[in-house]
Context: one part of a larger RNA
């Protein structure tokens, strides 16, 4: 240490968990809601019934459409990027914010569609074509209107390259609006200004890997004037017009590489790395483009190409797990196609809920860190076995028996939780979980012992099998190869191997 592999395995509690193919994927689910914005609108069942069928409940429900608001958050990965990407400090008088909070003024009158719906077509489907109804917070005039925009004209201050700030209640033009709920009172919304929080664009100093066996690069290049464009500044992009930038303080051109906070290892300097968590950034089969929209060139939105895959009536379609979970494949090598939305968070609703593979739990894995446990105390005729021997004795060894006392899991029984949320009530996935009593009760292994490095003796082999991280060890008495028997280490774990310091 994100590990693997080989022996071996009691518990718990926190964490972690495809570094390989940014390689293809079967199949559920990972983004809705909102009838208090609108207009249609069933069926089953159940009562009635002249038994033909109608009718009433069901239901203004389900359900599709229009319309808002969300889908740009959250979740995933690091292919690309050596960049204003990312870190830090400034700038923005060059900018932009839907929701939300604060303060100001407003909501009049009116029109034309159009989906659902319905008739008739096409299609194998995927869908799709005409015609006719209709509503709105959908779409379009009109009025009205400043402190908004945009002209003009002058004053003051700031900035110094441009414009900004105020003030002249100086003029002229010119821009809006929707309703909905309630008996109502209000509410909720909807427009315009003005501020603010919070977001986020673009400018910019400094820092940010190796290679000179890469030295010379550049035509939109460098600037400039005038137009486009953008919330905005610029060659961002287009016309002219000028030859400009870069470069040994290492351009350019090749190689590696997401950056940070951290991490890890050192006594420190430092040197290594960027998993897991937070910030940024980039990507979504490849490649390119836009449309919506405050915001996007959008992972589960849309064209276009392309390679794959499926489906097809051979005309035409359909798809995108680098969301969770799960397949094949690679690979030493990485989990369950679970459980609830109770907690926190988030969308959508006035709410009541509704949606949420985020997120909280649970299942697998000694993958990792901690903590427990495999008894504790007395016990010697130093017991039987083993193994050494100079055959007298030595060692295993208080070790064992036995005696006293103790009871991690596990099971059965009985009891039970905090985590829920400031009046009551109700509402807990986990979970009958943790934990408590009681009974009953069960668990060590691995690797060394020639020096370094703590630990020695016996057999077996005989330069043979075999060890080895280094030096080295074996060629008849091997403390070094295999095995006993001792011993050391370390422990629910210990070798190995690989990567760093």
């Nucleotide at each position: 240490a994100u590990a693997a592999c080989g022996c071996u395995g009691g518990c718990g509690g926190c964490g972690u968990g495809c570094c390989u193919a940014a390689c293809a994927c079967a199949u559920g689910c990972a983004a809705g809601u909102c009838g208090a914005a609108c207009g249609c609108g069933a069926a089953a069942g159940u009562c009635c019934u002249u038994c033909g069928g109608g009718g009433a409940u069901g239901a203004g429900u389900a359900g599709a459409g229009u319309g808002g608001c969300g889908u740009c958050c959250g979740g995933g990965u690091g292919a690309g990027u050596a960049a204003c990407g990312c870190g830090u400090g400034g700038g923005u008088a060059a900018u932009c914010u839907a929701c939300c909070u604060u303060c100001g003024g407003g909501u009049g009158g009116g029109g034309a569609a159009u989906a659902a719906c319905c008739c008739a077509g096409g299609g194998a489907a995927a869908c799709u074509u005409g015609g006719g109804c209709u509503a709105a917070u959908a779409c379009c005039g009109c009025a009205u209107a400043a402190u908004g925009c945009a002209g003009c004209g002058g004053c003051u201050c700031g900035a110094c390259a441009u414009c900004g700030a105020g003030a002249c209640a100086g003029u002229u033009g010119u821009u809006a609006a929707a309703g909905c709920a309630g008996c109502a009172a209000u509410g909720c919304g909807c427009c315009u200004g003005a501020a603010g929080a919070g977001g986020a664009g673009c400018c910019u100093g400094c820092g940010u890997c190796u290679g000179a066996u890469u030295a010379g690069c550049u035509u939109g290049u460098u600037g400039g004037u005038g137009a486009g464009g953008u919330a905005a500044u610029g060659g961002c992009u287009c016309a002219c017009c000028a030859a400009g930038g870069c470069u040994a303080c290492g351009a350019u051109c090749a190689g590696u590489a997401g950056c940070u906070g951290g991490u890890c290892u050192g006594a420190g300097a430092g040197g290594a790395c960027g998993g897991c968590c937070a910030g940024c950034c980039a990507c979504a089969a490849u490649g390119g483009c836009a449309c919506u929209g405050a915001a996007a060139c959008a992972c589960g939105g849309g064209c276009c190409a392309u390679a794959c895959u499926c489906c097809u009536a051979c005309g035409g379609g359909a798809g995108g797990c680098a969301g969770c979970a799960g397949u094949g494949g690679g690979g030493a090598a990485u989990u369950u196609u679970g459980c609830g939305c109770a907690a926190u968070g988030g969308g959508c609703g006035a709410a009541a809920g509704c949606c949420u593979g985020a997120c909280g739990c649970a299942g697998c894995a000694a993958c990792g860190c901690c903590g427990c446990g495999u008894g504790a105390a007395g016990g010697a005729u130093g017991a039987a076995a083993u193994c050494c021997u100079u055959c007298g004795g030595g060692a295993u060894g208080u070790a064992a028996a036995c005696u006293u006392c103790g009871c991690a899991a596990g099971u059965a029984u009985g009891g039970g939780a905090a985590g829920a949320a400031a009046a009551a009530a109700a509402u807990g996935a986990c979970g009958g979980u943790a934990c408590c009593a009681u009974a009953u009760g069960u668990a060590a292994g691995c690797c060394c012992c020639g020096g370094c490095u703590a630990a020695c003796u016996c057999c077996g082999u005989g330069c043979c099998a075999g060890c080895a991280g280094c030096c080295g060890c074996g060629g008849u008495a091997a403390u070094a190869c295999g095995g006993g028997g001792g011993g050391g280490g370390c422990a629910a774990g210990c070798g190995u191997u690989g990567u760093u310091c």

Notes:
The prediction has a mean pLDDT of 84. Small-subunit ribosomal RNA, 5' domain from an uncultured bacterium, 501 nucleotides, folded computationally. The full RNA is in RNAcentral, with records from ENA and SILVA.